The RNA shown here (small-subunit ribosomal RNA) has 1527 nucleotides and comes from a Bacteroidales bacterium. The prediction has a mean pLDDT of 82.
[in-house]
RNA sequence: AGAAUGAAGAGUUUGAUCCUGGCUCAGGAUGAACGCUAGCGGCAGGCCUAACACAUGCAAGUCGAGGGGCAGCACGAGGUAGCAAUACUUUGGUGGCGACCGGCGGACGGGUGCGCAACGCGUGAGCAACCUACCUUAAGCAGGGGAAUAACCCGGAGAAAUUCGGACUAAUACCGCAUGUUACUGAGAAAUGGCAUCAUAUUUCAGUAAAAUUUUCGGAGGCUUAAGAUGGGCUCGCGUCCCAUUAGUUUGUUGGUGAGGUAAUGGCUCACCAAGACUACGAUGGGUAGGGGAUCUGAGAGGAUUAUCCCCCACACCGGAACUGAGACACGGUCCGGACUCCUACGGGAGGCAGCAGUGAGGAAUAUUGGACAAUGGGCGGAAGCCUGAUCCAGCCAUGCCGCGUGCAGGAAGACGGUCCUAUGGAUUGUAAACUGCUUUUGUAUAAGAGCAAUAGUUUGUACGUGUACAGAUUUGAGAGUACUAUACGAAUAAGCAUCGGCUAACUCCGUGCCAGCAGCCGCGGUAAUACGGAGGAUGCAAGCGUUAUCCGGAUUUAUUGGGUUUAAAGGGUGCGUAGGCGGUUUAUUAAGUCAGCGGUGAAAUUUUCCAGCUUAACUGGGAACGUGCCGUUGAUACUGGUAGGCUUGAGUGCGAUAGAGGUUUGCGGAAUGCGCGGUGUAGCGGUGAAAUGCUUAGAUAUCGCGCAGAACUCCGAUUGCGAAGGCAGCAAAUUAUGUCGUAACUGACGCUGAGGCACGAAAGCGUGGGGAUCAAACAGGAUUAGAUACCCUGGUAGUCCACGCCGUAAACUAUGAAUGCUCGCUGCUCGGGCUUUACGCUUGAGUGGCUAAGAGAAAUCGUUAAGCAUUCCACCUGGGGAGUACGACCGCAAGGUUGAAACUCAAAGGAAUUGACGGGGGCCCGCACAAGCGGAGGAACAUGUGGUUUAAUUCGAUGAUACGCGAGGAACCUUACCCGGGCUUGAAAUGUAGAGGAAUAAUUUAGAGAUAGAUUAGUCAGCAAUGACCUCUAUGUAGGUGCUGCAUGGUUGUCGUCAGCUCGUGCCGUGAGGUGUCGGCUUAAGUGCCACAACGAGCGCAACCCCUGUCGUCGGUUGCCAUCGAGUAAUGUCGGGGACUUCGACGAGACUGCCACCGUAAGGUGCGAGGAAGGUGGGGAUGACGUCAAAUCAGCACGGCCCUUACGUCCGGGGCGACACACGUGUUACAAUGGGCGGUACAGAGGGGCGCUACUUGGCAACAAGAUGCAAAUCUCGAAAGCCGCUCUCAGUUCGGAUUGGAGUCUGCAACUCGACUCCAUGAAGUUGGAUUCGCUAGUAAUCGCGCAUCAGCCAUGGCGCGGUGAAUACGUUCCCGGGCCUUGUACACACCGCCCGUCAAGCCAUGGGAGUUGGGGGUGCCUGAAGUUCGUAACCGCAAGGAGCGACCUAGGGCAAAACUAGCGACUGGGGCUAAGUCGUAACAAGGUAGCCGUACCGGAAGGUGUGGCUGGAAUACCUCCUUU
Repeated sequence: AGAAUGAAGAGUUUGAUCCUGGCUCAGGAUGAACGCUAGCGGCAGGCCUAACACAUGCAAGUCGAGGGGCAGCACGAGGUAGCAAUACUUUGGUGGCGACCGGCGGACGGGUGCGCAACGCGUGAGCAACCUACCUUAAGCAGGGGAAUAACCCGGAGAAAUUCGGACUAAUACCGCAUGUUACUGAGAAAUGGCAUCAUAUUUCAGUAAAAUUUUCGGAGGCUUAAGAUGGGCUCGCGUCCCAUUAGUUUGUUGGUGAGGUAAUGGCUCACCAAGACUACGAUGGGUAGGGGAUCUGAGAGGAUUAUCCCCCACACCGGAACUGAGACACGGUCCGGACUCCUACGGGAGGCAGCAGUGAGGAAUAUUGGACAAUGGGCGGAAGCCUGAUCCAGCCAUGCCGCGUGCAGGAAGACGGUCCUAUGGAUUGUAAACUGCUUUUGUAUAAGAGCAAUAGUUUGUACGUGUACAGAUUUGAGAGUACUAUACGAAUAAGCAUCGGCUAACUCCGUGCCAGCAGCCGCGGUAAUACGGAGGAUGCAAGCGUUAUCCGGAUUUAUUGGGUUUAAAGGGUGCGUAGGCGGUUUAUUAAGUCAGCGGUGAAAUUUUCCAGCUUAACUGGGAACGUGCCGUUGAUACUGGUAGGCUUGAGUGCGAUAGAGGUUUGCGGAAUGCGCGGUGUAGCGGUGAAAUGCUUAGAUAUCGCGCAGAACUCCGAUUGCGAAGGCAGCAAAUUAUGUCGUAACUGACGCUGAGGCACGAAAGCGUGGGGAUCAAACAGGAUUAGAUACCCUGGUAGUCCACGCCGUAAACUAUGAAUGCUCGCUGCUCGGGCUUUACGCUUGAGUGGCUAAGAGAAAUCGUUAAGCAUUCCACCUGGGGAGUACGACCGCAAGGUUGAAACUCAAAGGAAUUGACGGGGGCCCGCACAAGCGGAGGAACAUGUGGUUUAAUUCGAUGAUACGCGAGGAACCUUACCCGGGCUUGAAAUGUAGAGGAAUAAUUUAGAGAUAGAUUAGUCAGCAAUGACCUCUAUGUAGGUGCUGCAUGGUUGUCGUCAGCUCGUGCCGUGAGGUGUCGGCUUAAGUGCCACAACGAGCGCAACCCCUGUCGUCGGUUGCCAUCGAGUAAUGUCGGGGACUUCGACGAGACUGCCACCGUAAGGUGCGAGGAAGGUGGGGAUGACGUCAAAUCAGCACGGCCCUUACGUCCGGGGCGACACACGUGUUACAAUGGGCGGUACAGAGGGGCGCUACUUGGCAACAAGAUGCAAAUCUCGAAAGCCGCUCUCAGUUCGGAUUGGAGUCUGCAACUCGACUCCAUGAAGUUGGAUUCGCUAGUAAUCGCGCAUCAGCCAUGGCGCGGUGAAUACGUUCCCGGGCCUUGUACACACCGCCCGUCAAGCCAUGGGAGUUGGGGGUGCCUGAAGUUCGUAACCGCAAGGAGCGACCUAGGGCAAAACUAGCGACUGGGGCUAAGUCGUAACAAGGUAGCCGUACCGGAAGGUGUGGCUGGAAUACCUCCUUU
């Protein structure tokens, strides 16, 4: 250049990822159906089910130019009656013609798909083995006779259908005779050809077989033969569904000879002979099915389908049979049998819509009892013509395809209405409507009006060659007055359906509240649903739109194109080997495969493409391509194959070495164990977590000696060695097999693999016979336990051992089939060989390990011992469960093994890796976590909170840690939210507008429980005015709600936890989730730091910065202080002064492992180190990362949504929140002498104070009261206790303890009854140190002592928050409990162990296996019977005869009987299986799952399961050994 025009994915397993893998969707299609809707036209299509049954009509006739005739009709003629019309009658004379004889056609056309797995169909060949009416061509012929019969007529039978007898007659009906060319048969001659039998042409002889007439005289028709055409028959190659849980089938079966039969070949049929034939390349059997062209889909290869149209086949109520004929074993023919329906006079008859219409039935479902032969085609005829439900048309149906329309343009006040919202308004519906202008397809009306019709028919004329051509005239249209055209009118007559969570285009509001419902998959719905229902809007398609069903696609998800098998499903347990498949090197030849050219065929339609015709398109026509195939022929010869001959490298043999737990048999050995006998010896032994069962004074255990028995072989010993695998271990012998190395003497491709087959095959198990020491299923006992059919212990039988025989399976594993070749290296071990420089050397083979390059892989990983790159062969897989189950078959003594489904059910099941979480996994570390201590709680009484109960109400919330002296830092009223009762309704409070009235306000009084209502009095604002401020009332918009939802929220808070973590950017690694950094070593309180490092940096946390406190300095000095000086007092910083000290403040300094010693690379650590007030964060506080718990709070506040509105709002009185059998939490006070009581006496800090704190005085025993003073406070005031010094009490329910109760008071307050605190007097309960268990605390801490404050009229405060005084003990240490951090490991968990999950049992539903039996179905076998019919035989009857009738034989449909096999339905009962919302019992598995798990096998057990035996790692952890890698 040319050719080619063709290939899309998504959702769903997970916390996330990659992969495997199924399910589902988007597309196209349909003879479809259903739902909603519907204007028109064109072209197509229309019983997929019951090959079920059919009423009625029609679907095959025609010819008088074959014939006899003439019933009916018409004409003519004659006759009778009659005036006539006309009626009756005769006549085959004419047209014509019912019925009949005869010819041709009824074998085509039309229907259906039952059967058929077949030469049925498709394709390509063959017939030297055949036929063919009508048609065409060629040649020849037609002479002369005969006997019948139907119709008609007569008679008979019968209800009918129909039929019998007699007589007459014709033919192109039937039968002889003659003629006989090529025809057929038989015999013969010689030639050519082929494909075996043979064929062709020539020739001789013998035999056999023909005919029809009619005529207008032109013909038409007939007979024979040859040939053609057309149509058929037969044969063969190739192709043609599923099941092997169908493996053997067959007796006319396979072949031969000879006959018969046929158009023809042939076991097609028969006689005889032989014993064959088919089959793993799938016979036989069973199931299903008409086949093809084509149609749908697909990029294609394929897959599915066989409606319409075309070709072939088969069938015609079911079964059988022949006749006629050119052709049938015949859809609208015959005979017989059967079922069914109908008629009947009961004697007999009739029928066959799978032709067109139509009916019933079935069904989700499929049309008119229409018109016409005008056209095309068919039959008959010479023709006119007749017939034609073939055909052409019309009708019904959106069933499909195609086309058209339902208007077009303008039009913003972006109208009204609807819907939504962040709601004075905006958005959207939406240029949409209205409105203005325009158009008229369609529609309605009117008018006109085709083509299909001619090479047709009839007729006339002309020409010649009497049947042709040409010309003229005339006739024929079902569809149809249709298509088309014109005119008029007028937007007029015309839009729906589905969807809107993702896939998948399209979103909001309301209703509902796991309900109703949706759903193709994933999944929505439990009060804010874009997923349900409605609405508005939007999207898609559109006279349709959706749903359902089915097919292909997507699905590379059966993989030829184009897949896999270590772990996802999948390598046979192993070898030998048959068939088969594949096969080294070379030469020659052949040409089967292969390739190329040419020829034939591959029907048409369809498909593709070009062109053309209907206004376009669908549709239709013409041309071309395609038809990937088959056959033939001519070539090519590289490769494969065949044949023939060589070669040596594959393979094998020989020879020489060598290795080993290779196999088999026999013998021998010592140790251990058990038993027996004897000795010594005495009380226990044994066993376990701890025990017990068991043994033992009848002498055990222990120990010594002797003996016996059976089984197994310590050390060596190892990632060692050998073997095909299973497997093989003391020593020795015999025997047998194998590998490897070397050599190159021999053979010369002899090879590889291997379906079936054969052999071997651990353990357990089975049979027979031995043996039996140990161990040990089952079993027994003891323990453990809630139970313990287990784990542990004591016993113990099969078995374990041997011989022989079965079994044939294992995690029979390297989860990795065998063989061959190729592809970097390093390093061990075993067994050989070679070389030399004899070494820790180099090198070459065979094996066995580790690590790794390339490469592969989903990854883990594999990597010359491949899971890499290639080739050959075998085996196996196709979602999970059901299930390795059922049924069947084979094997086995049995156990059981091998082979091996389906219904049903789920949307997953699974592999590898990642991040977490978890572990009755591991390592490291921390914490008042344990330990060591001190003091408590749990017992008592009381206070307080909670639960429960009660109640009219006991308002509400908080509920493991992280609720419970919590919200509440003050419930008598109020608070208050609860209950009862009484009131109000624009409202108790806030606010806008409009209107009316009045200043506001204060006081008194009446009723009432009060709210409230009434009455009276006082008061009369600002402004010139309008009016305004304030108050009351009315109306309206609004208010109000401690009503609900903390699982709609904001904000705030608790907890993990002041734990040291949580992340990011860039880079790098990984397909990815992710990883790295953040890991490792050391260190730290700390992810604090240092070192190292594919990481380098950074952020939030840690630390520091902030506050208090501890030391010092500087500055300052009142209300604080007072050393020095002075004054004064009874006394006191009281005063003058002072700033030294204390103190109060503000600002600084100081501590940083800085210095020293030691250890360490460093960071850092250690030190009764120095210095320092303080030493390694000095002490305390504030400060709370990313996040977790749908943690708490709608009742603090705010806020979305919902709810109430004369009440769920609001006011008032009273009650309740304070109840009380009981249970729990948190506290107070105690139980006493380290104490109680009394008296005396000392020292704080931090705070508070005006309706306040109050000195002081007085009264009271006291709470307190009455006076009075100071102080808005470093000035005044509130003010300590334990302690110390004395006295007393003397161990007791007390001089402990103070509850409870009685009485009397004080204070606050409107008011202390429910329900306050305090004081005094009296009373004097429990309690004598507290069970199991449990809490706090590591230094100014615990313990103990008091003081203050908030709230507050008062106070139920013993609570909370602060303040100071006195002031300990202990920490060896990290094994254990709890919590936490980091690393690592396992995981079937991810709602994350409070996880997941197994099996029995119980309940409901579903499909299924077995099942005594029972009911069918198709097929086969045997026997009996046997119609019609063909063929054959045949004496009696008929006929002169030919022949016929009758009878018989063979065969068969059908019927009957019998036994068996196969298959389907039902089936009491029964077995397991699946699914199901929270049932029962246990806890088997996942972590070391608490006894590691799993596989095979055996036994046992409610169940998971347990135990024995052998095996596996797909087991964790620990220690040791060995090996390897890196430094």